[in-house]
This is a predicted structure of an 87-nucleotide RNA (c-di-GMP-I riboswitch aptamer) from Planococcus sp. CPCC 101016. Model confidence (mean pLDDT): 89 of 100. It matches the Rfam family "c-di-GMP-I riboswitch aptamer". Rfam links the family to the GO term cyclic-di-GMP binding. Taxonomically the source falls in Planococcus (Bacteria, Bacillati, Bacillota, Caryophanales). The model forms 90% of the base pairs in the Rfam consensus.
RNA sequence: UUGUGAUAAUGGCAAACUUAUUCGAAAGAUAAAGACGCAAAGCCACGGGCCUAACUACAUGGUGUAUAAGGCAGCCGGGUUACCAAA
Numbered sequence: 001u002u003g004u005g006a007u008a009a010u011g012g013c014a015a016a017c018u019u020a021u022u023c024g025a026a027a028g029a030u031a032a033a034g035a036c037g038c039a040a041a042g043c044c045a046c047g048g049g050c051c052u053a054a055c056u057a058c059a060u061g062g063u064g065u066a067u068a069a070g071g072c073a074g075c076c077g078g079g080u081u082a083c084c085a086a087a
């Protein structure tokens, strides 16, 4: 340096449920609380995937259908940075 990842050390993150928000159309986000898990569960929507459908388009009696420029990094790849060091 690359790979690998202990019943090691030091620390870290935080699913679901619950509560809140002069955040959001929603999906979702944020904060508190909580721990199912995580060796990148740090960061980046680049490819695929998934969620939503305000706007827009079309149809329309109510409304429906399509659509991401909105999201998910704890769905899978990819990129990038990083702690520790037994075998």
Stems, first nucleotide, its partner, number of pairs: 004085002012038002018032004023028001036074001042080003046077003049072003056066004